RNA sequence: GGAUUAUUAGUUCGAUGGCAGAACAUCCGGAUCAUAACCGGAAAACUGCAGGUUCAAAUCCUGCAUAAUCCA
Numbered sequence: 001g002g003a004u005u006a007u008u009a010g011u012u013c014g015a016u017g018g019c020a021g022a023a024c025a026u027c028c029g030g031a032u033c034a035u036a037a038c039c040g041g042a043a044a045a046c047u048g049c050a051g052g053u054u055c056a057a058a059u060c061c062u063g064c065a066u067a068a069u070c071c072a
Base pairs, nucleotide, nucleotide: 001071002070003069004068005067006066007065010024011023012022013021018055026042027041028040029039030038048064049063050062051061052060
């Protein structure tokens, strides 16, 4: 220098162009003599950044950034 893949909640991951979800963790409560397990509930993401297409974009297109792998 070239190619491919990835970037979404604190973490790990989902999501046919149409309400952004789950598990774990955190917080509150229940239960227990008590703690953990267990049960109920809550909060937490302007979906890496900037544009474009569209009635509508996490999703399609372009550029950029970061990381990983491969080629030279």